[in-house]
Order: sequence, then C1' cells, then structure tokens
RNA sequence: UCAUCACGAGCGGCGGAGGGAUCAGGCCCUAUGAAACCGCGGCAACCAUCUCUGUCGAUUUAGAGAACGGUGCCAAUUCCUGCUUCCGGCGUUGACCGGGAGGAAGAUGA
Repeated sequence: UCAUCACGAGCGGCGGAGGGAUCAGGCCCUAUGAAACCGCGGCAACCAUCUCUGUCGAUUUAGAGAACGGUGCCAAUUCCUGCUUCCGGCGUUGACCGGGAGGAAGAUGA
C1' cells in the first nucleotide's frame, strides 16, 4: 500500500486470578478454574501447491474445487459505543431514544 473482518472451528495438560488490543463508558466471560505456555484436534482458504472449466497464445488471466505445506484463527459483529453525517420517534426537543452510511483505531494476510 492492497484485500478481508455478519460465517466457521475446543478438548486435555500445566497454571492459579484475571480476561475480552489501548483509554473511557457499557455489557459479558471466569474458582463448574482467567491469562500465559505445552500437546492434540478442528475451522478457514490469504499465500504456495494440485485438479477441473473458460479465455488467451505464451506460461497470463477469470471462475470452481481439493486441503499433504506457510501463516492465521477456534465466547459474544473487531462484544457494543466514542468522530462525522443522514433518517425516524416524542407529555420531556435532549449531553434524549431507535436505526442507516461513512470515518478513526485495531486484527489477519499478501
């Protein structure tokens, strides 16, 4: 810089109080055992590889599929909100409530 982020996939060991990126607020997970680490299993299909089809005629390109390799991932949308903007609502016109789009930040891959 580009792409993706609504789907999917957990057991055991070890450990012993935290965890959900950061800050704030909310909400949630956790002694029926958090994080970290290890083993095994799985998910996915970004890269590599292989197969099929189309195109091209030079080794490219598009689509589909496979899953032995390299990463990644396996509570909750990236758990939700925060900034901008739009729509709707109202005995309260608000630092209000509900919803949409975009952004920021972050994660993963190339």